[in-house]
């Protein structure tokens, strides 16, 4: 001195899903009574995974913000994909995919610990 690693600042990217239950509405079966099927946020109640599917704000568009998680030593997240298997209540999660592609950063500090360089014994 430089390198890991970690803090701080500012600045940037990104996701916000799946199920069951109940209302409501639309079809249909029935003398009804109720069943079937679809559909919806109704800012109704729960429930699975996870850092986040949550709260505010809204023109309802995850569209702004905050939180959360990532920023090239990049699996944060996306595209492949209504993919494959596997497992469930599930299109959710779990593994492949994936030595595939694409993805948003600079500055200053910094124990221990690697590495070069220089001086002394």
């Nucleotide at each position: 001195g430089c390198g890991c690693u970690c803090u701080u600042g500012u600045c940037g990217g990104g996701g916000u899903g799946c199920c069951u239950c109940g209302g409501c509405c639309u079809g249909u079966u029935g003398u009804a009574a109720a069943g079937c099927a679809g559909g919806u946020a109704c800012g109704g109640a729960g429930g699975c995974u996870g850092a986040g599917a949550u709260c505010g704000g809204u023109a309802c568009g995850u569209c702004c913000g905050a939180a959360c998680c990532c920023g090239u030593g990049g699996a944060a997240c996306c595209u492949g994909a209504a993919c494959a298997g596997g497992c469930u209540g599930a299109u959710a999660c779990c593994u492949g995919c994936g030595g595939a592609g694409g993805g948003a950063a600079c500055a200053a500090g910094u124990a221990a610990c690697g590495c070069a360089c220089c001086u002394g014994g």